[in-house]
RNA sequence: GAGGGGACUCAGGCAAUCGCGCCUAAGCACCGCUUCGGCGAUGCUUAAGUGAGGAAAGUCCGGGCUCCACAGAAAAUCGGUGCUGGGUAACGCCCAGCGGGGGUAACCCUAGGGAAAGUGUCACAGAAAAUAAACCGCCUUUGAUAUGCAAAUAUCAACGGUAAGGGUGAAACGGUGCGGUAAGAGCGCCCCGCGGUCUUGGCAACAAGAACGGCACGACAAACCCCACCUGGAGCAAGACCAAAUAGGAACAGCGCAUAAUGUUUUCUGCAUUGUUGUUCGGGUAGGUUGCACGAGGCUUUUGGUAACAAAGGUCCCAGAUGAAUGAUUGCCCACCUGGCGUUCGCCAGGGGACAGAACCCGGCUUACAGAGUCCCCUCCUUU
Repeated sequence: GAGGGGACUCAGGCAAUCGCGCCUAAGCACCGCUUCGGCGAUGCUUAAGUGAGGAAAGUCCGGGCUCCACAGAAAAUCGGUGCUGGGUAACGCCCAGCGGGGGUAACCCUAGGGAAAGUGUCACAGAAAAUAAACCGCCUUUGAUAUGCAAAUAUCAACGGUAAGGGUGAAACGGUGCGGUAAGAGCGCCCCGCGGUCUUGGCAACAAGAACGGCACGACAAACCCCACCUGGAGCAAGACCAAAUAGGAACAGCGCAUAAUGUUUUCUGCAUUGUUGUUCGGGUAGGUUGCACGAGGCUUUUGGUAACAAAGGUCCCAGAUGAAUGAUUGCCCACCUGGCGUUCGCCAGGGGACAGAACCCGGCUUACAGAGUCCCCUCCUUU
């Protein structure tokens, strides 16, 4: 210098003018209560303070909080998770490792328990797809024909042998080589793979080594299934409180007293209810208040730990809307894009500022994202 890998940070800046939400203070207006001193609610004005994110998003996991259910406990169904150890309030998250795969490397990816409990699937192609299987090929034997004096050779056919070679396939029942054989074959042997055993290292997953075994056990469990562990439900529109008008309900009192209707199995009598007015009470709707902003909180230092993280000390207070505020314009600067000019890093003109928008809170994951910057590491080239 070129190319690449990892961990992070920021998310345009400043000024002026106008505007919005919340909160505090003051003033004014109006309403309610009043022990007449004041207190409270609402609206307006002024001033000060404060006002989105790394993902506020998707709502996919895990919790806090709240209510419902439940005497307590356990099990099962459904569902979820799935190498090992650790972290955490908890997790399907994170950290550190192991195994497998990719890359020259830094490093990256990985739902990664069990296929000798059982069931099932393996398309197409291919002779044969899991009790293996003879299409071509190779080989022994037999027969026929041809050539040949003969030995034999070639071709064809048949019964067999053969999984080394060809061909099919994602996959062909260990791989390669040597020996062996009629041709072949773990048939024998070296190496590799595999299996269980032992030893060593490691908390463990696992790794290394030794001797043994001729190879038994193809793949798929994000197919059923088996094993281990986890698991009540609904969600801030949860829940709590205050509470208008209208309608309806209850109690009490007044008016009315028509005997009209209904009920009391028929009739009579009696009784009750149905009317209207007022007062009081309770439920509940609209509406309002609360939940609701101090929290598994941010920053920083030290200590422990490889790390995730934990402990201790210091310091800070940091949105709270509800038809839903957090904005707009202008100027300069910054970064980017396009075009032109020239002394190749400057000038001029134009464009133009990523994804996106809190709604009870928190820990994660996933997804979207213009551009700028920091640190560490790897490979190659050049120079010293």